RNAcentral holds the sequence, with entries from ENA. The RNA shown here (transfer RNA) has 72 nucleotides and comes from Candidatus Desantisbacteria bacterium CG1_02_38_46. NCBI's taxonomy places the organism under Bacteria, Bacteria candidate phyla, Candidatus Desantisiibacteriota. Its Rfam family is "tRNA". Rfam classes the family as a transfer RNA.

RNA sequence: UGGGGAGUAGCCAAGUGGUAAGGCACCAGCUUUUGGAGCUGGCAUUCACAGGUUCGAAUCCUGUCUCCCCAG
Numbered sequence: 001u002g003g004g005g006a007g008u009a010g011c012c013a014a015g016u017g018g019u020a021a022g023g024c025a026c027c028a029g030c031u032u033u034u035g036g037a038g039c040u041g042g043c044a045u046u047c048a049c050a051g052g053u054u055c056g057a058a059u060c061c062u063g064u065c066u067c068c069c070c071a072g
Base pairs, nucleotide, nucleotide: 001071002070003069004068005067006066007065010024011023012022018055026042027041028040029039030038048064049063050062051061052060
């Protein structure tokens, strides 16, 4: 420098145009002598960033940043 892949919550991770699942962690409550376990509820108004397309974008398009792989 060229090609390919990845970036979503504190961590892992689904989601491929119609307001983001799940698990762990965390918070509150119930239960318990206490703790743990269990149960219920809560927890992503910048989905890496900036533009564009669209009635509507995590998703499609363009550029940029970071990381990984391949080639030189």